Description: The RNA shown here (transfer RNA) has 65 nucleotides and comes from Rothia terrae. Its Rfam family is "tRNA". The family's RNA type in Rfam is transfer RNA. Its family is annotated with triplet codon-amino acid adaptor activity in the Gene Ontology.
[in-house]
RNA sequence: CCGUAGCGCAGUUGGUUAGCGCGCCGGCCUGUCACGCCGGAGGUCGCGGGUUCAAGUCCCGUCGG
Numbered sequence: 001c002c003g004u005a006g007c008g009c010a011g012u013u014g015g016u017u018a019g020c021g022c023g024c025c026g027g028c029c030u031g032u033c034a035c036g037c038c039g040g041a042g043g044u045c046g047c048g049g050g051u052u053c054a055a056g057u058c059c060c061g062u063c064g065g
Stems, first nucleotide, its partner, number of pairs: 001065003006022004015053001024040005046062005
């Protein structure tokens, strides 16, 4: 310094609903596959505490790289 979806990442002076790409599932398309188009599932943000009306975001501890 980093840890946020299966993988790669964004999210910043704390503020409605946590997002993007790839992948995955379903549909359309196609003789089939792929491409393309439409839709969907998937996360208690490493873990445990604290501060606050409110924490992915601040503070402490802890684990991993």